[in-house]
RNA sequence: CUUAUCAAGAAAGGUGGAGGGAUUAGGCCCUGUGAAACCUUGGCAACCUGUCUUCGGAUAAGGUGCCAAUUCCUAGCACUUCGGUGUAUAGAUAAG
Numbered sequence: 001c002u003u004a005u006c007a008a009g010a011a012a013g014g015u016g017g018a019g020g021g022a023u024u025a026g027g028c029c030c031u032g033u034g035a036a037a038c039c040u041u042g043g044c045a046a047c048c049u050g051u052c053u054u055c056g057g058a059u060a061a062g063g064u065g066c067c068a069a070u071u072c073c074u075a076g077c078a079c080u081u082c083g084g085u086g087u088a089u090a091g092a093u094a095a096g
Stems, first nucleotide, its partner, number of pairs: 001096006011041005019030003024075004042067003047063002049060004071090001076087004
């Protein structure tokens, strides 16, 4: 850079000791009943991959990824019954 997906799913322990939810702003949350980070174990999912296939899919979990809240919500544009809806940007992940 291109393509696809992003309303589902999945936490315990140890170290640590005050922040965290990507960035900016606003909001709303999580957090000393212990944040971030790191380690161990466990789990979720199924993009790549393996096997099977009636070619729809099924299954395994080797490479990644992930395990509060829709990517936590809003932001630009269009529509609107003013409740929202769609879409873009940005971001994340995978494959190339």
Model confidence (mean pLDDT): 87 of 100. Predicted 3D model of a 96-nucleotide RNA (SAM riboswitch aptamer (S box leader)) from a marine eukaryotic metagenome. RNAcentral holds the sequence, with entries from MGnify.